Fluoride riboswitch aptamer (crcB RNA motif) from a Pseudomonadota bacterium, 62 nucleotides, folded computationally.

RNA sequence: GAAACAACAGGUGAUGGAGUCCACCUUACAACCGCCGACUGGCUGAUGACUCCUGAUCAUUA
Numbered sequence: 001g002a003a004a005c006a007a008c009a010g011g012u013g014a015u016g017g018a019g020u021c022c023a024c025c026u027u028a029c030a031a032c033c034g035c036c037g038a039c040u041g042g043c044u045g046a047u048g049a050c051u052c053c054u055g056a057u058c059a060u061u062a
């Protein structure tokens, strides 16, 4: 100096933040980057799941 293994850890899960849990990837060339339609175009959701907050939209009441 290089490689391998282990531990610790890091990252990701279609638009924001936090907690918990789950899954996946790992030294980055990875995990991940929604769906329908031949096409112009169209559709759902701030979650991977639960809870809370924030933002947007609609309805009702004061």
Base pairs, nucleotide, nucleotide: 009026010025011024012023013022016053017052018051019050020049021048034043035042036041
The organism belongs to Pseudomonadota, within Bacteria.